[in-house]
The RNA shown here (transfer RNA) has 70 nucleotides and comes from a Gemmataceae bacterium. Rfam family: tRNA. Rfam describes the family as follows. Transfer RNA (tRNA) molecules are approximately 80 nucleotides in length. By type it is a transfer RNA. The coordinates come from a structure-prediction model, not an experiment, and the mean pLDDT is 81.
C1' cells in the first nucleotide's frame, strides 16, 4: 500500500420490502433412567453517519480480522 471479510454461542443464508435454516441452550412430552425422537421458546445484522417511503444490501468513515505485495 492493494483487496477481501464482519448477521444469535457456532456455521451459514436473505441482490433494497416480515431477518431465515443447521447444531447448541431452555421448557414440556416420550422412556425405569440417559441418548435418540417429538413439540414449543429464547436469542443477531462490527460501530458512527449518509442516500432512500423502506438498507443486512447502496455510499461514506471508523474498528477487528485475512490475503496479497514491500
Nucleotide at each position: 500500500g492493494a483487496g477481501g471479510u464482519g448477521u444469535u454461542g457456532u456455521c451459514u443464508a436473505a441482490u433494497a420490502g416480515u431477518a431465515g435454516g443447521a447444531c447448541g441452550c431452555c421448557c414440556g412430552g416420550c422412556u425405569u433412567u440417559g441418548a435418540a425422537c417429538c413439540g414449543g421458546g429464547a436469542g443477531g445484522u462490527c460501530a458512527g453517519g449518509g442516500u432512500u417511503c423502506g438498507a443486512u444490501u447502496c455510499c461514506u468513515u471508523g474498528c477487528a480480522c485475512c490475503u496479497c505485495a514491500a